The RNA shown here (small-subunit ribosomal RNA) has 1460 nucleotides and comes from a soil metagenome. Rfam family: Bacterial small subunit ribosomal RNA. Its mean pLDDT, the model's own confidence on a scale to 100, is 82.
RNA sequence: UAUUGAGAGUUUGAUCCUAGCUCAGGAUGAACGCUGGCGACGUGGAUAAGGCAUGCAAGUCGAGCGGGUUUAGACCCGCGGCGAACGAGGUAGUAACACGUAGGAACGUACCCCUUAGUCAGGCAUAACCCAUCGAAAGGUGGAGCAAUUCCUGAUGGUCUCUACACCGCAAGGUGAUGAGUAAAGAUUUAUCGCUAGGGGAGCGGCCUGCGGAGUAUCAGCUAGUUGGUAAGGUAAUGGCUUACCAAGGCUAUGACGCUUGGGGGAGGUGAGAGCCUGACCCCCACCGAUGGAACUGAGACACGGUCCAUACACCUACGGGUGGCAGUAGCCGAGAAUAUUCGACAAUGGGCGAAAGCCUGAUCGAGCGACGUCGCGUGGUGGAUGAAGUCCUUCGGGACGUAAACACCUUUUGCCUGCAAGAAAUUUCGAUGAUCAGCAGGAGAAUAAGGGGUUGCUAACUCUGUGCCAGCAGCAGCGGUAAUACAGAGACCCCGAGCGUUAUCCGGAAUCAUUGGGCGUAAAGGGUGCGUAGGUGGAUCUGUUAGUCGAGUGUUAAAACUUUGGGCCUAACCCAAAUGAUGCAUUCGAAACGGCAGAUCUAGAGUGUGUGAGAGGCGUACGGAACUCAUGGUGUAGGGGUGAAAUCCGUUGAUAUCAUGGGGAACACCAAAGGCGAAGGCAGUACGCUGGCACAUCACUGACACUCAAGCACGAAAGCGUGGGGAGCGAACGGGAUUAGAUACCCCGGUAGUCCACGCCCUAAACGAUCUUCUCUAGCUUUACGGAGUAUCGACCCUCUGUGAGGCGAAGCUAACGCGUUAAGAGAAGCGCCUGGGGAGUACGGCCGCAAGGCUAAAACUCAAAGGAAUAGACGGGGACUCGCACAAGCAGUGGAUGAUGUGGUUUAAUUCGAUUCUAAACGAAGAACCUCACCAAGGUUAGACAUUCAACUGAAGCACUGUGGAAACAUGGUGCGCGUCACAAACGCAGUUGAACAGGUGUUGCAUGGCUGUCGUCAGUUCGUGGUUUGAAUUGUUCCCUUAAGUGGGGUAACGAACGCAACCCUCGUCGUCUGUUACAAGUGUCAGACGAGACUACUCCACUCUGUGGAGAGGAAGCGAGGAUGACGCCAAGUCAGCAUGACCCUCUGAUACCUUGGGCUACACACAUCAUACAAUGGCCGUUACAAACGGACGCAAACUCGAAAGAGAGAGCAAAUCCGAAAAAAGCGGCCCCAGUUCGGAUAGAGGUCUGCAACUCGACCUCUUGAAGUUGGAAUUGCUAGUAAUCGCAGGUCAGCUAUACUGCGGUGAAUACGUUCUCGAGUCUUGUACUCACUGCCCGUCAAGCCAAGGGAGCCGGGAAUACCCAAAACAUCCCGCAAGGGGUACUACGGUAAGUUCGGUGACAAGGGUUAAGUCGUAACAAGGCACGGGUAGCGGAAGCUGCUCGUGGAA
Repeated sequence: UAUUGAGAGUUUGAUCCUAGCUCAGGAUGAACGCUGGCGACGUGGAUAAGGCAUGCAAGUCGAGCGGGUUUAGACCCGCGGCGAACGAGGUAGUAACACGUAGGAACGUACCCCUUAGUCAGGCAUAACCCAUCGAAAGGUGGAGCAAUUCCUGAUGGUCUCUACACCGCAAGGUGAUGAGUAAAGAUUUAUCGCUAGGGGAGCGGCCUGCGGAGUAUCAGCUAGUUGGUAAGGUAAUGGCUUACCAAGGCUAUGACGCUUGGGGGAGGUGAGAGCCUGACCCCCACCGAUGGAACUGAGACACGGUCCAUACACCUACGGGUGGCAGUAGCCGAGAAUAUUCGACAAUGGGCGAAAGCCUGAUCGAGCGACGUCGCGUGGUGGAUGAAGUCCUUCGGGACGUAAACACCUUUUGCCUGCAAGAAAUUUCGAUGAUCAGCAGGAGAAUAAGGGGUUGCUAACUCUGUGCCAGCAGCAGCGGUAAUACAGAGACCCCGAGCGUUAUCCGGAAUCAUUGGGCGUAAAGGGUGCGUAGGUGGAUCUGUUAGUCGAGUGUUAAAACUUUGGGCCUAACCCAAAUGAUGCAUUCGAAACGGCAGAUCUAGAGUGUGUGAGAGGCGUACGGAACUCAUGGUGUAGGGGUGAAAUCCGUUGAUAUCAUGGGGAACACCAAAGGCGAAGGCAGUACGCUGGCACAUCACUGACACUCAAGCACGAAAGCGUGGGGAGCGAACGGGAUUAGAUACCCCGGUAGUCCACGCCCUAAACGAUCUUCUCUAGCUUUACGGAGUAUCGACCCUCUGUGAGGCGAAGCUAACGCGUUAAGAGAAGCGCCUGGGGAGUACGGCCGCAAGGCUAAAACUCAAAGGAAUAGACGGGGACUCGCACAAGCAGUGGAUGAUGUGGUUUAAUUCGAUUCUAAACGAAGAACCUCACCAAGGUUAGACAUUCAACUGAAGCACUGUGGAAACAUGGUGCGCGUCACAAACGCAGUUGAACAGGUGUUGCAUGGCUGUCGUCAGUUCGUGGUUUGAAUUGUUCCCUUAAGUGGGGUAACGAACGCAACCCUCGUCGUCUGUUACAAGUGUCAGACGAGACUACUCCACUCUGUGGAGAGGAAGCGAGGAUGACGCCAAGUCAGCAUGACCCUCUGAUACCUUGGGCUACACACAUCAUACAAUGGCCGUUACAAACGGACGCAAACUCGAAAGAGAGAGCAAAUCCGAAAAAAGCGGCCCCAGUUCGGAUAGAGGUCUGCAACUCGACCUCUUGAAGUUGGAAUUGCUAGUAAUCGCAGGUCAGCUAUACUGCGGUGAAUACGUUCUCGAGUCUUGUACUCACUGCCCGUCAAGCCAAGGGAGCCGGGAAUACCCAAAACAUCCCGCAAGGGGUACUACGGUAAGUUCGGUGACAAGGGUUAAGUCGUAACAAGGCACGGGUAGCGGAAGCUGCUCGUGGAA
C1' cells in the first nucleotide's frame, strides 16, 4: 500500500496428456428486430477532408475626424483606432523535436501591472461628398476641394541603438570614454483617458537538447547542402537557414534508408495484476481550411468567414467579363447499417470594442428530436376459495395457470386539468430587465402505462399437438428418417424488465507468446558438425572509485478523471469541495554489500612442459593372397543355367565341368567383439613416410589467458553434375521371358549410366541417442577397452584402489505414459538454436547461391473441429505357441443327373391372403386349404352391430312349432298357434326383444415402442462380483504360470483371499441283482412281464511312470471302469424371428357406411422357368410267385371292430368282444425255404393316360383318397460342387400315433427287426478356446484407406497483354509574389534569377482486369486400380536419381519409428 485470481463443452469403445475451436463476464459515439409510461443527467455524421440553395456565425468606437439626410430623438457614408492571428470546426497530412516528459540559451512581445523621463515647432496629402465619365454587372477612371489620435519634416533627449580609443581578461566578453543616430496626439474639461522613449514584471510565443512511445529485413546499405570549417548574407534569435570557398565527411544490424499504417497526450475499456486494446464526448498540444504556390498588413498570420496567381468544380452574364469556397450554426443532396431543429436568448459564464450606457457574440446558456447510454419512479394496495369460468395436461382419480380474476374496501406517485410561484442575481445613480424550467396548492379517476428472450448439455427453466433427414434449428457439441423436452404451434415454467434480444468490435477467460507465468527423446519444437567475431556471462584476496544499485531531501509530473472523506440537487446517476498516493524525469546529499571501472597479488578454472601409452583418426607410395571374369591351349560330351513351376538365355562352330598359362578391375574372409578412433559425415589386407587429436603419471611453468556464440568461415553419407581416365562384379533406365483380369512390379535371362581414380561442383538425409554446448552437485551393483598405484611374485597371473572411455540393471528424483536414471530425460548455473491447431506448404511471390538438378530464406487467401502422443480393453492378421470338434484325413451311404411329391422364388391372375430369406428361410408357421378354416377376390346384404358391460324408455318370461312372398343365400317383409319366472297383489329383481346413448369390432400399421416365447454361436467352457493390492486413469490382479481333465475338472505355485452364474452332480429311461405286490398271461403254480422299494461303481484294488500331491498307462474282478441316451442351454451376440398363437403402448378405419359383420361363388391347387427338402428308381446282394417264422411301441365309445356271408378288389352286410396286459386295429417287413426271370430299357422302373367302380361328406367340376383292368414315359448310378455318420451308430426293413368327416402323409413324431466299415494322424479346409505379438480397425478386415481420371463450386499464385494510382529522377515551359537590374518625377513599364502548375522521356512501385495452362481445397452413394495400416500379402520410411494411367516401381545409401 492492498483486501485480490472460479470454470465448462468438444478428438476416444473407454483413459491420461498435448493442442486448437467454442461458451458463460464486462464494455461501445453503435446499428438491426420486437416492444415502449414518466423524469433527471449525459450523448448524437465514426462512411464521402464528397458537393452545397437560404439565413445567421466579427464587429465596435461620435469621449479621434470629415461629410450627408433629417431635425424631436437620431441614422447613414467615409477616413482613423482597436479587434478580426481569439473563440468555433475538422483530423486530410505528419513516424516528425509532431507529441509527452525533463532540461537549456542566442530571442520577441499589442493589450495588463510597476517604475523613470517626456508630450515643442511646422508642413504635405487623401476618402467620403460634388462634377464628369466607362461598364449588363462586379466595379472603375478623370477633375475640384477639405479633416484628424492619417502621413511627413525639424527641435530636444536618455542609463535606448551603433561606435573610434584606452584598460582588464586565455577567450567569450566586461569597464571607462569619444562621436553619430533615433520620439511623441490629442480628446474632454479640471479630473481623467491617451501618446512617446527607457527599465522591470506577469502571461504568451519563437528556438535548441536528453529520454519515451507503430508494423515490416520477402526494405541492407543511405547521403552532394550531404557532414564539418572559414567568410558573408539573412532572422526577433542560434544554426547549411542561404551563398561562396575548403576538407571528406555524416548515418547504419542498439535497424540507417525505404514501404505500409497513423494526429500525439491527459485519459477510456478490460484485467487479480503484469499487460492487451482504444484515442468519441471534456481538457492540453500540433496540423488543416476546395487543391497547389506566394507574399502583404500587423505586436502577432504566410491568415477558415483577408489579398495575389495557377488548377478543378459550380454559379451569373448583355459573351465583353465577373463571382464563390459550411472541416462555423441550423439545413439540403449524395453515399451509407447509421447519427438531431433552417428553434429561443444574450438572463448567466466568457470574448471584442467603448470612459460608459451599450452594441456584437450559432462562443455560450437553454429548449426541441432519438430508450443512444446511465440513474430514479411508476403501471396500484389490502382482503378475497365454491380453489368460479376458460385454457392446458392427465394414470380419467385429478393436477396447473391460482388470491390470480370476479367481488369488497383503500390510496393518487406518474400522466391530465386549474391556479400560485421563490430562487438562479446581480448590474445600474435610478427606472428597469429576466428565454425557459424547477417547486407549491387544488381536482377527477384504478383511472393513462408490459414486454422481450429462453426452456437437449454447457445454462436457470417441460409437457402436449403437428411434421417425418421434409420443413426447419444451431454459439459449440449437435437435433430432424412416425412416440422430437433440440423444428413449428399451444400451455406451463425460467431470466431480465421500459426494455429485451441479435449483429459488429475490444479486453477477459487464454498459463493459447508464458517478465510475473510455457515448452523442445516419442505430442509442434535441438541448427548435420566444428572453428569463431560482435554480444551475453564469468575464479580467489586487497585497495581506490561510483553514470548501474540502494536510501533520504527538493522540484515537477496542468486541470478534469480514478480512490477516500465531506457536501448540494427529494434519492441516485450527476455536480461541488478537500485530501492522499502511485509512476516517470531532473537535481542535491549519502552508502559501498553486489555489479562496473582502475590498480596490486594468488592458483583451485584454463593452458604449456616432461615421461609413458592405445587406436579401422587423416594423407601419400609400394606390395600381397583368395574369389570373380576374360583370353589362349589341353582333357571331355550333351547338356548347362534358372525357378514355386517354367521360359527367354548359353551349348555339337564343343558349352557346363576340369587342368595349365596369361591379362584385368574391384573389395579385403579369418582376427572381429554390446570392441577401438574421429567434431560430425565417417574409418578395416600388409609395410613405409608425413600428420591431427586423446588418455594416464608427474606437479616444473604461465597466471583467469575462461564458457557460449548471431554474422562469417570450414567440413559434410549416398545419389547427382562437369572434364579426363578406368570398367571385373553389381546394376537405375532399357530389351526379353514368366506371373496375372491387367503387371509399366515382385521372380528369371541380359544390360547402359553409375559404382572405381584424379580434379572441380552440389550441400541434402530417419545427417538419430529423433536427446545443443560448457560447468557443479546427487545411492549403488556389474561387464568391457586403455592407463596408473598398492600388495604379491624371480617376473607375470590373481586381489585391492584410482583415472578416462564404452555398455547392462537399478535408490532418490523426473515423466502424460512409455521410459530416463553419475554417459540423466534428476537438482542448479551460463549462452545459443527452435516451437505455438491440422491442411494449404517447406508451397507461391521476392531475394541470395548453383552448370543443372535444385538448395537456403519463407507467406497468404481458403478450409476443417479436429490433427496428434502414450497407454487400456476388444476385434482382426495371407503373426507366433498350445489345445479341441465327423473340421480334415480313413471309411460307409448319399445329394447334385431322371420321374413324382411338397415348399420357395419368379411369372400369371379379379384374387393367386400373410409371415419366414446366409449359416440361423424354403415337407418352415400348417399335428391335415373341397364348404368352413380365411385373413384374399367378385357379387349381394347389415349398421349400437355376429360378441361384452352399463343406463333410460317401452314391450314381453325366456322361448318353441308351423307357414306365405322376393332371393343364390344372407337377409328383408308378413301370418298362425303354444308359452308368459320369483311373488298373495303391486313395486322391485332376473331374463329376453326393440329404440336411444356411452360404446363394440378390426388376422389394419409399427417385432426398430413392448411382454412372453424361440433360433444361433453352443452343452462351447467360459462370464463375472465383493474385499484387498497395483495404476493419475481407462483398467488390471484374482481368471496369468506348471501338471492334468470332456470341463475355469482337480492339484501345485502365486498380492491375493473368497464368492456367484455356468461344468459336474442331484432328475428320467435303458443295462445287473435282491425284496414286495399281482390285473392280465399260462392248466396249477410260477413269474416271461408290470409296478414299487432297495443294492451296485467310488477309478475302490494291484503294478509302472512322472515335480511323489495328484494325474496318466496297464491288469484283475465285475452286468457295467468318465457305462449309453434324455431333460437341463452361463454372461451375452445378431435392433435375429414372431403385433397372424396370445397379451400389449401408440397410430389408423368405423352415423349412412366401413380395414367391422353375414352370405353365395371363386382363390390359396395357376405354370415357360429356377432353387430347396424328400419319395421311387435305374436292378440279379435284384424282381415276381408260393410257403415258414420272429417285434416293440401306440390307438380305440359320435370309437376300435373280430368271426361269418357277398364281391376279383376297394368295400358292403352283419355285429361277438372291448372304456381294454383281457377285446380290436394286427398282416409285421426285411429274413428263411422252394420256383421262375438271365442282363435286356427287361418279368427292372413305375410316371402319364383311358375306362369301370368303392368310401367320406349338404356337396368330390375347379379340388379328395382308395380298388380293378389297360397304358408303360424318363431313367443303365449322375459335371463342377456338396451332405450325414465313430456302434447297436451308419445303412436297410417294416409298425404305430397326432392332426383328421375324408384326404394330397412319400411329411412329422415315435417304435422295434437285421446290422457294418474306418480313424495313421493334425500338414491342410472350416469353426471354437487360452496365452502372446502388431495395428492407422472399434459399425471392429464385408474394417480402414491412397492417387489419377470425370462433374459442380471456392480462393489464391503464374500469365501474352490491357487499365489505373503513388513516389522520385532528368530535361523543357513557366504564372503570381519576394529579391534584384533598367527606364520613369511618380503612377507604372520592361528584364533577370528562383518556383507552383503543366509537358516530354526512361524506369520504379502498388493495385485492378485477362485468353490460357498448372496446382490446392471442397462436394452421401461416378471410373480405374490397391499404395499404406497385420510380416497389409515384395517390411515400412528419409535423401537422391531414372521410369510409369494412377496410387507407385526400381537402383544407391541411411534409419527402426519392422514382424518372426